A computed fold for a 74-nucleotide RNA from a Syntrophobacterales bacterium, annotated as c-di-GMP-I-GGC riboswitch aptamer. The model forms 95% of the base pairs in the Rfam consensus. NCBI's taxonomy places the organism under Bacteria, Pseudomonadati, Thermodesulfobacteriota, Syntrophobacteria, Syntrophobacterales. Its Rfam family is "c-di-GMP-I-GGC riboswitch aptamer". A reference for the family is Smith et al. (2009), "Structural basis of ligand binding by a c-di-GMP riboswitch", Nat Struct Mol Biol. Gene Ontology term of the family: cyclic-di-GMP binding. The prediction has a mean pLDDT of 82.
RNA sequence: ACAGAAAAAGCCAAACCCGCCGUGAGGAGGGGACGGAAAGCCACGGGUCUUUAGAGAUAGCCGGGUUGCCCUGG
Numbered sequence: 001a002c003a004g005a006a007a008a009a010g011c012c013a014a015a016c017c018c019g020c021c022g023u024g025a026g027g028a029g030g031g032g033a034c035g036g037a038a039a040g041c042c043a044c045g046g047g048u049c050u051u052u053a054g055a056g057a058u059a060g061c062c063g064g065g066u067u068g069c070c071c072u073g074g
Stems, first nucleotide, its partner, number of pairs: 002073002004070001011036002016031003020027002034060001040066003044063003047058004
């Protein structure tokens, strides 16, 4: 450097429930684990969703960018 989650140490936390914020998609906190090898971060491209509209949401939809843990395998 490549592949990887099968080994170990840790990490995150879907649905659902509780109260809070938001017109909404949703967000954040607590509980909870379906899962995750970037389920860390960035709305750049596509998708989806919300909104009368201006505009937003989604990184746990995919791609891309960027940083990073392990040291199992060749």